This is a predicted structure of a 74-nucleotide RNA (transfer RNA) from a Candidatus Nitrosocaldaceae archaeon. Its Rfam family is "tRNA". Taxonomically the source falls in Candidatus Nitrosocaldaceae (Archaea, Nitrososphaerota, Nitrososphaeria, Candidatus Nitrosocaldales).
RNA sequence: GGGGUCGUGGGCUAGCUUGGUAUGCUUCGAGCCUUGGGCGCUCGAGGUCGCCGGUUCAAAUCCGGCCGACCCCA
Numbered sequence: 001g002g003g004g005u006c007g008u009g010g011g012c013u014a015g016c017u018u019g020g021u022a023u024g025c026u027u028c029g030a031g032c033c034u035u036g037g038g039c040g041c042u043c044g045a046g047g048u049c050g051c052c053g054g055u056u057c058a059a060a061u062c063c064g065g066c067c068g069a070c071c072c073c074a
Stems, first nucleotide, its partner, number of pairs: 001073007010026003020057001027045006050066005
């Protein structure tokens, strides 16, 4: 220098193919339960979907550029 895969709450992750309210687990907080704690149950908090721009009524999703991680080629 060229190519490929990936980037989503504090952590892990689904959703992208086929655009339409971002999913589950975990963590944290409150409550129920318990003599108390753990387990269990309920509710809640936590996301500019890596960044910028474009297309579109509408973008995590499609297109372009950039940044970062890993791998391959030279």

Its mean pLDDT, the model's own confidence on a scale to 100, is 82.